[in-house]
RNA sequence: GCCACAUCUAGAGGGGUGGAGGGACUGGCCCAUUGAAGCCCCGGCAACCAUCGCGACCGCAAGGUCGAGACAGGUGCCAAAUCCAGCAGGUCUCCUGAAGAUCGGGACCUGAAAGAUGUGGG
Numbered sequence: 001g002c003c004a005c006a007u008c009u010a011g012a013g014g015g016g017u018g019g020a021g022g023g024a025c026u027g028g029c030c031c032a033u034u035g036a037a038g039c040c041c042c043g044g045c046a047a048c049c050a051u052c053g054c055g056a057c058c059g060c061a062a063g064g065u066c067g068a069g070a071c072a073g074g075u076g077c078c079a080a081a082u083c084c085a086g087c088a089g090g091u092c093u094c095c096u097g098a099a100g101a102u103c104g105g106g107a108c109c110u111g112a113a114a115g116a117u118g119u120g121g122g
Stems, first nucleotide, its partner, number of pairs: 002121007013042005021031003025086004043078003048074002051070002054067005082114001087111008
């Protein structure tokens, strides 16, 4: 890097080093010399996996599934909702217009896509 599934409006930062970028991409909007990224140390958040009880169900059994809980061993994370939008559909609205509608702008809702993290697989 590929495939499948689950989750993504909650939560949690100090120091050292470094020296100009960072927030995936594009647009916007932010963060940053009152010090960005990266690296190191310490701290924290969190229950995805593992582990340990409990309850229900399935199973002859081994065990499995579901629910609720404990727990930082393996990951992960610690500005802003995945920072917002991007594609499609819907509702409302603005502009134009005599009026209705198309196009275009805006707000909101729904579903995708993309991305991130975990687990499993090839």